[in-house]
Molecule: Bacterial small signal recognition particle RNA
Organism: Pseudomonadota bacterium
RNA sequence: GUCCGGGUCCGUGCGGUGGGUCCGGCUCGAACCGGGUCAGGCCGGGAACGGAGCAGCCCUAAGAGCAGGGAUCCAGGUGUGCGGCAUCCGGACCCG
Numbered sequence: 001g002u003c004c005g006g007g008u009c010c011g012u013g014c015g016g017u018g019g020g021u022c023c024g025g026c027u028c029g030a031a032c033c034g035g036g037u038c039a040g041g042c043c044g045g046g047a048a049c050g051g052a053g054c055a056g057c058c059c060u061a062a063g064a065g066c067a068g069g070g071a072u073c074c075a076g077g078u079g080u081g082c083g084g085c086a087u088c089c090g091g092a093c094c095c096g
Stems, first nucleotide, its partner, number of pairs: 001093008009084007017075007025066004034059004042051003
């Protein structure tokens, strides 16, 4: 000096760990001041019917919870592929 191998560093791609935020799934969830349906009762009516409407039931809001789905951000917190002579170590060969 050349080649090869390995480590670190830098760049980059793809993952994954922890945390923050947001969206979604499921469940619960309103005595009255949400909605729907409104037994009973009440009111109107000669009647047929109609009206308002409590309880109940149903759907949900605010909210709470469950599993852990998706997106994004952060982290001297990681894994891996590729590249870089930015460095270190080793081996082989050649030259002086």